[in-house]
RNA sequence: UGAUAGAGGCGCGGCGUUCAUCAGUACCUUCCAUCCCCGGCAGGAAGACCGGGAAGGGAAAGGGGUCGCCGCCGAAGGGUCCAGCCGGGUGCCUGCCCGCCGGACGCCUGGGCCGUCAGAGAAGAUCUGCCGGACUGCCAUUUCCCGCAAAUGGAGCGCUAUCA
Numbered sequence: 001u002g003a004u005a006g007a008g009g010c011g012c013g014g015c016g017u018u019c020a021u022c023a024g025u026a027c028c029u030u031c032c033a034u035c036c037c038c039g040g041c042a043g044g045a046a047g048a049c050c051g052g053g054a055a056g057g058g059a060a061a062g063g064g065g066u067c068g069c070c071g072c073c074g075a076a077g078g079g080u081c082c083a084g085c086c087g088g089g090u091g092c093c094u095g096c097c098c099g100c101c102g103g104a105c106g107c108c109u110g111g112g113c114c115g116u117c118a119g120a121g122a123a124g125a126u127c128u129g130c131c132g133g134a135c136u137g138c139c140a141u142u143u144c145c146c147g148c149a150a151a152u153g154g155a156g157c158g159c160u161a162u163c164a
Stems, first nucleotide, its partner, number of pairs: 001164006009073001011072006018065002027057006038051003041095004048090001076109003079105004084100001086099004110136002113133003117129004138154006144147001
């Protein structure tokens, strides 16, 4: 220098089953009321649908828990840029925003946990981000009672083992 194999633990991610929630919500049917004005991300055309009450019927997706299987230890998450068509923001046109898939960039993060704040979300669930806290693994240095103890610092482009 290269290759191979490993370690960190509530370790990371994917798929499937099932359960609750979403929600008696959206939506459908019937009846009543309104049909002026106002509202639906911005503008425009048009003036269609919705916004209220009662009865009957009545979801789904995303997100979450359990269990099982699979791939793994930059596992993975995020950020920026490029690109796509589909889906959503009432229907049509333009724009904007959000979501999803793909690619590039070793740009940030060792890891999980707790907390303030912010964003997403139906949500006190959960996820993501900045910051803070203790914990934990790795390496280096120092101290000493020489135990893998304590203190300080650092980052995975790291560390350990084996082979060439």